[in-house]
RNA sequence: UGGCCUGUAGCUCAGGUGGUUAGAGCACACGCCUGAUAAGCGUGAGGUCAGUGGUUCGAGUCCACUCAGGCCAACCA
Repeated sequence: UGGCCUGUAGCUCAGGUGGUUAGAGCACACGCCUGAUAAGCGUGAGGUCAGUGGUUCGAGUCCACUCAGGCCAACCA
């Protein structure tokens, strides 16, 4: 310098072909249960979908650029 992949809840990850209100497990809070804790059961909170711009009636999903991380190649030695 070029190419490719990844970025979604605190963590690990789903999310066919753009379409109603974005999900799961774990973790967290509260309640039930227990003498008490753990486990179990129930309820709940938690998201600028990396950022900006664009296309579209409509974008997590498509396009461009930027940022962060990873892989490969080239260059230098």
Transfer RNA from Pleomorphomonas sp. NRK KF1, 77 nucleotides, folded computationally. Its mean pLDDT, the model's own confidence on a scale to 100, is 82. It matches the Rfam family "tRNA". Gene Ontology term of the family: triplet codon-amino acid adaptor activity. The organism belongs to Pleomorphomonas, within Bacteria.